Source information:
The RNA shown here (transfer RNA) has 72 nucleotides and comes from a Candidatus Berkelbacteria bacterium. The prediction has a mean pLDDT of 82. The organism belongs to Candidatus Berkelbacteria, within Bacteria.
[in-house]
RNA sequence: GGCCCCAUCGUCUAACGGCCAGGACGUCAGGUUUUCAUCCUGGAAAUCGGGGUUCGAUUCCCCGUGGGGUCA
Repeated sequence: GGCCCCAUCGUCUAACGGCCAGGACGUCAGGUUUUCAUCCUGGAAAUCGGGGUUCGAUUCCCCGUGGGGUCA
């Protein structure tokens, strides 16, 4: 350098083009407990960047960025 794949809460991971972007762990606040842990209830927290298509984009297309694989 060519080609292919990936990028979503702090982490791991779901999501026919129409969802309040869901779940687990973690975290925070209550409850329970003498305390801690466990358990129960509730909350906060995310779509890599820029364009395009579309009535509507996490999803499709293009460019870029970062990561991985492969061929040299």
Rfam family: tRNA. It is annotated as a transfer RNA.